About this RNA:
A computed fold for a 74-nucleotide RNA from a Bacillota bacterium, annotated as transfer RNA. It matches the Rfam family "tRNA". Rfam links the family to the GO term triplet codon-amino acid adaptor activity.

[in-house]
RNA sequence: GGGCCCGUAGCUCAGUUUGGGAGAGCGCUAGAUUCGCAUUCUAGAGGCCAGGGGUUCGAGCCCCCUCGGGUCCA
Numbered sequence: 001g002g003g004c005c006c007g008u009a010g011c012u013c014a015g016u017u018u019g020g021g022a023g024a025g026c027g028c029u030a031g032a033u034u035c036g037c038a039u040u041c042u043a044g045a046g047g048c049c050a051g052g053g054g055u056u057c058g059a060g061c062c063c064c065c066u067c068g069g070g071u072c073c074a
Base pairs, nucleotide, nucleotide: 001073002072003071004070005069006068007067010026011025012024013023020057028044029043030042031041032040050066051065052064053063054062
């Protein structure tokens, strides 16, 4: 330098033939349970979907560019 894959909650990830609700587990906070702790249950907070532009009535998802990470080739 070139090819491919990845970037979504604090962490690990899901998100259907190119499209219409942003989610799960763990963690965190509060409450219940206990003599207390743990476990378990319930509720809640937490997101510019890497950034920008484009297409579209509508984009996490499609197209282009940039940034970062991984891998292969040179």
It was read from a public genome assembly.